Record summary
A computed fold for a 525-nucleotide part of an RNA from an uncultured bacterium, annotated as small-subunit ribosomal RNA, 5' domain. The RNAcentral record of the full RNA draws on ENA and SILVA.
Context: one part of a larger RNA
């Protein structure tokens, strides 16, 4: 100088951040992931319409999936993003540089080709049961962009066998033959939106290496899939990744192996620098999702709010058996010197569905809290004496100092109150018209949409009226006297002060430094 600070007095007000450093401790209760009927089959609620009845003549009851809409189901995509947290990692985990002739990449973009043909199911649902409950069992009858099968194949794969370039060895890259295995889905307002298949971009990934990454030798030797070949398997792909055989190899004081500690960077902080120090917020990368394992789906996870299995824990229960995982927003108990609201809106900005109207989104905006921290302003401004009154002090009939301080006279309204006024953020999207071009696109013009918020800001009004405290005064250190105690009370960062004159204790007047703070206390430099 700093700080995610915390304590102790204190406190007017904005603005803009910032808020469990401690128990990856246990959680109550709300919410945080869904959405498409333009993929289906259908209708349980809602509404509209219809038809019949009954009548009190405009109401009630049944029916009809006709229609809008839309529970659950059956399929599409998402749910591997976003958000929280540092527990484990000293490691290609991070950081910077390069490779991959050793790979993948859904939506999205260009680009070429096709999109023909049939068949079996299953859930919803009826029907009959089982169970306290979660939950399930059996049969009957269905549908699809669900699922399986034929056909077709320029290119991609593979295999055979040939030609030409290049190159970083193992190879790539082209140019034509033969052969062999494979693909689709419909929907439709006839515009169009899909699916198939292969190339190419882009976007994210994955692996490999050089170098760089904390202390301990009071840790000196480690290691058997070990260190490397052949073959084989397995992956998106390279590799002892795995296995079988085979060989005795690797690493190591240039510190292996062992114990400790710790997520890493950009950046923050100090400091002329050089260097110490730290990793809160934001932002990239890695772990991690009650604790340990598996794998399934899936372009993509071994997957936070998906399965299983094993554990501890907590709950419900008819004892036969289930059911959970706030290191997501909030919020609660513990635990600490210690850190907020069980708030409001999707209006904006992304984000998933969707042709879209729209839906859902504790991400995000935005309010609440709290001097935690910067900034900023404000408690008035000016005139007013040989200087009132009180207080203190001294050489005491008087002086000094508080002090222009007050009183008083004049002025101003920042802010605080009242009272009108009131945004910007809104670009679009959507909807209506209009235009060009031609039949859905682009432009123009109009209209709709604000959580914050009747907020920011604006303007009037009236009145100095609504706003100063902390800490220090013996030297380092800016600022002194009187009184009270008497090695006692007690001060104190070092020196040190106090035993009857104490500028160092405690009051008390002055006085000195910050100032909505100011002091102590812990960390670093």
């Nucleotide at each position: 100088g700093a700080u995610g600070a915390a304590c102790g007095c204190u406190a007017g007000c904005g603005g803009c951040a910032g808020g469990c450093u401690u128990a990856a401790c246990a959680c109550a209760u709300g919410c945080a992931a869904g959405u498409c009927g333009a993929g289906g089959g259908g209708c349980a609620a809602c509404a509209g319409g219809g038809a019949u009845u009954g009548c009190u003549u405009g109401c009630a009851a049944u029916c009809c999936g006709c229609u809008g809409a839309c529970g659950a189901c059956c399929g599409g995509c998402g749910c591997a993003c976003g958000g929280g947290u540092g527990c484990g990692u000293a490691a290609c985990g991070c950081g910077u540089a390069u490779g991959c002739a050793a790979c993948c990449u859904a939506c999205c973009u260009u680009u070429u080709a096709c999109u023909g043909g049939g068949g079996g199911a299953u859930a919803g649902u009826c029907a009959a049961g089982a169970g306290a409950a979660a939950u399930u069992u059996u049969g009957a009858a269905u549908a699809a962009u669900a699922c399986c099968c034929c056909a077709u194949a320029c290119g991609a794969u593979c295999u055979g066998a040939u030609u030409c370039a290049c190159u970083c060895c193992u190879g790539u890259g082209a140019a034509a033959c033969a052969g062999a295995a494979g693909a689709a889905a419909a929907u439709u307002c006839c515009g169009a939106u899909g699916g198939u298949a292969a190339a190419a971009g882009a976007u994210g990934g994955g692996c490999a290496u050089g170098c760089g990454u904390c202390c301990u030798a009071u840790u000196a030797g480690u290691u058997u899939g070990u260190u490397g070949g052949u073959g084989a398997g397995g992956u998106a792909a390279c590799g002892g990744c795995u296995c079988a055989c085979c060989a005795a190899g690797a690493c190591u004081a240039c510190g292996a192996u062992a114990g400790g500690u710790a997520g890493g960077g950009g950046u923050c902080c100090u400091g002329a620098g050089a260097g110490g120090g730290a990793g809160a917020u934001c932002c990239c990368c890695c772990a991690c999702a009650c604790u340990g394992g598996u794998a399934c789906u899936g372009a993509g996870a071994c997957a936070c709010g998906g399965a299983c299995c094993a554990g501890a824990c907590u709950c419900c229960u008819a004892c036969g058996g289930g059911a959970g995982g706030c290191a997501g927003c909030a919020g609660u108990g513990a635990g600490g010197a210690a850190u907020a609201u069980u708030g409001g809106a999707c209006a904006a900005u992304g984000g998933a569905g969707g042709c879209a109207a729209c839906u859902c989104u504790g991400a995000u905006c935005c309010a609440g809290c709290c001097a935690u921290g910067c900034c900023g302003c404000g408690u008035g401004c000016a005139g007013g004496a040989a200087g009132a009154c009180g207080g203190c002090c001294c050489u005491a009939u008087g002086g000094g100092u508080u002090g222009u301080a007050a009183a008083c006279u004049g002025c101003u309204u920042u802010u605080a109150u009242a009272c009108a006024g009131g945004a910007a953020g809104a670009a679009a999207c959507g909807u209506u018209a209009g235009u060009a071009c031609g039949u859905g696109u682009a432009c123009u013009a109009g209209c709709c949409u604000g959580a914050c918020g009747g907020u920011a800001c604006u303007g009037u009004a009236a009145g100095a009226a609504u706003a100063a405290g902390g800490a220090u005064c013996g030297g380092c250190u800016a600022a002194c006297u009187c009184c009270g105690u008497g090695c006692c009370a007690g001060c104190a960062g070092c020196c040190g002060c106090g035993g009857u004159a104490a500028u160092a204790c405690g009051g008390a007047g002055g006085a000195u430094c910050c100032a909505a703070g100011c002091g102590u206390u812990a960390u670093c430099c």
The coordinates come from a structure-prediction model, not an experiment, and the mean pLDDT is 84. Rfam family: Bacterial small subunit ribosomal RNA.